[in-house]
Molecule: transfer RNA
Organism: Phycisphaerales bacterium
RNA sequence: GCCCGGGUGGCGAAAUUGGCAGACGCGCUAGCUUGAGGUGCUAGUGCCGCAAGGCUUGCAGGUUCGACUCCUGUCCCGGGCA
Numbered sequence: 001g002c003c004c005g006g007g008u009g010g011c012g013a014a015a016u017u018g019g020c021a022g023a024c025g026c027g028c029u030a031g032c033u034u035g036a037g038g039u040g041c042u043a044g045u046g047c048c049g050c051a052a053g054g055c056u057u058g059c060a061g062g063u064u065c066g067a068c069u070c071c072u073g074u075c076c077c078g079g080g081c082a
Base pairs, nucleotide, nucleotide: 001081002080003079004078005077006076007075010026011025012024019065027045028044029043030042031041032040046055047054048053058074059073060072061071062070
């Protein structure tokens, strides 16, 4: 230099003929239980906002009524070829 795969909440990870983003698990917070803890159970848990609502899939653009998904550029990680 060329080719392939990947980047999504605090962490892992799902969602692709384009149609509710974050299911599910872990972790965390509060409560119940306990003498106390662990386990178990219940509720909550991206960001902004009092709320309504808005924003958010590495970053920047584009296509579209609608983009994690398609297109272009770019950054980073892994692999292959030379």